[in-house]
RNA sequence: GCGAGCCACGCGAUCGCGGGGAGGUAGCUCCUCGAGGAAAGUCCGGACACCGAAGGGCGAGGUGGUGGGUAACGCCCACCCGGGGAAACCCGCGGGAAAGUGCCACAGAAACACACAGCCGAUGGCCCCAUCUUCGGAUGGCGCACAGGCAACGGUGAAAUGGUGCGGUAAGAGCGCACCGGCGUCGCGGUGACGCGGCGGCCGGGCAAACCCCACCCGGUGCAAGGCCAAGCAGGACCGAUGACCCGGCCCGGCGAGGUCCAGGUAGGCCGCAGGACCACGGUGAACGUGGUCCCCACGGGGCUCAGGCCCCGCGGAGAUGGAUGAUCGCGCCAGACAGGAUCCGGCUUACAGGCUCGCUAAA
Numbered sequence: 001g002c003g004a005g006c007c008a009c010g011c012g013a014u015c016g017c018g019g020g021g022a023g024g025u026a027g028c029u030c031c032u033c034g035a036g037g038a039a040a041g042u043c044c045g046g047a048c049a050c051c052g053a054a055g056g057g058c059g060a061g062g063u064g065g066u067g068g069g070u071a072a073c074g075c076c077c078a079c080c081c082g083g084g085g086a087a088a089c090c091c092g093c094g095g096g097a098a099a100g101u102g103c104c105a106c107a108g109a110a111a112c113a114c115a116c117a118g119c120c121g122a123u124g125g126c127c128c129c130a131u132c133u134u135c136g137g138a139u140g141g142c143g144c145a146c147a148g149g150c151a152a153c154g155g156u157g158a159a160a161u162g163g164u165g166c167g168g169u170a171a172g173a174g175c176g177c178a179c180c181g182g183c184g185u186c187g188c189g190g191u192g193a194c195g196c197g198g199c200g201g202c203c204g205g206g207c208a209a210a211c212c213c214c215a216c217c218c219g220g221u222g223c224a225a226g227g228c229c230a231a232g233c234a235g236g237a238c239c240g241a242u243g244a245c246c247c248g249g250c251c252c253g254g255c256g257a258g259g260u261c262c263a264g265g266u267a268g269g270c271c272g273c274a275g276g277a278c279c280a281c282g283g284u285g286a287a288c289g290u291g292g293u294c295c296c297c298a299c300g301g302g303g304c305u306c307a308g309g310c311c312c313c314g315c316g317g318a319g320a321u322g323g324a325u326g327a328u329c330g331c332g333c334c335a336g337a338c339a340g341g342a343u344c345c346g347g348c349u350u351a352c353a354g355g356c357u358c359g360c361u362a363a364a
Base pairs, nucleotide, nucleotide: 001360002359003358004357005356006355007354009332010331011330012329013328014327015326017034018033019032020031021030022029023028036338040349041348043347044346045345046344047343048222049221050220051219055252056251057250058249061217062216063215064214065079066078067077068076069075080094081092082091083090084089095213096212100211101210102207103206104205116154118150119149120148123147124146125144126143128141129140130139131138132137162180163179164178165177166176167175181203182202183200184199185198186197187196188195189194226271227270228269229268235262236261237260238259239258246254275295276294277293278292279291280290281289282288296317297316299314300313301312302311303310304309333336
């Protein structure tokens, strides 16, 4: 210097808080369990639940090197390519710009077919001179920069029509050649992305996080889902089998009797929901409750085994709903950060005092 993993003050006393259990007529007493590596952001993916078969088309949205992992993912692993570093290693919003459209500030002639400054003017044209002449002109030479040719060099720019050099030319130019880069093709290697080598002057500016094209994925909502119990209340207007409401941006298809608004009532509880499954019993005013068995996980004790591990016994598994897990004191030390569940799980991202372990690179 690089990478990976781990810990997240400890112990004791006292007073408290939420769940469960035991005792007691009761006040109460005792036992036991009780947040995180991110519980956070709610950014992806799933489970689960409801909505209409979860139907078709268009549209919209998402992903984007390759191979694998996974229930799935935009996640993870390995590799490829490009960039950075001396190295360990790190970073990448990494399909297509030769299908089409669009855009490319300023500067600049021109940002896709452009020539400002400039070079040439071989060829054609014009002027002049010389020679020849069949008097029409022909040939040669000097010049002009008119037609025209060029893009090397200068200048502008983030970017200027592959780069460097040699040849070549009137001047130039892949026009020719060598090397480098790209593209195409062939061979070999690799599952593949791709790599290596041969051949071909084939040489096409950039942007797709602009539209677009290609491949793949994708119905919506979100535990305030949703189901149930109890209590309580008052009805009215409009729409609807000539098809309402229902599926969302549109259309098709489907369903088939209710829907919208106003007024009135309630503001309680149970389940989902707390490790999983099954069985039995009971009936609180109700949703339900209680007990048992098996399996999973954690801890303690014992036994077996070289070890990995296995067996027996005991004890336990956060689940709130104004929402619990804290406060004070003492001791220790390196002086204690960021921060707390709310349906559950897999990821990503962000915050974080201090400390520990392992591996690797380089220098002395």
Bacterial RNase P class A from a Thermoleophilales bacterium, 364 nucleotides, folded computationally. The source organism's lineage runs through Bacteria, Bacillati, Actinomycetota, Thermoleophilia and Thermoleophilales. The sequence was found by an Rfam model in a public genome assembly. Its Rfam family is "Bacterial RNase P class A". Rfam classes the family as a ribozyme.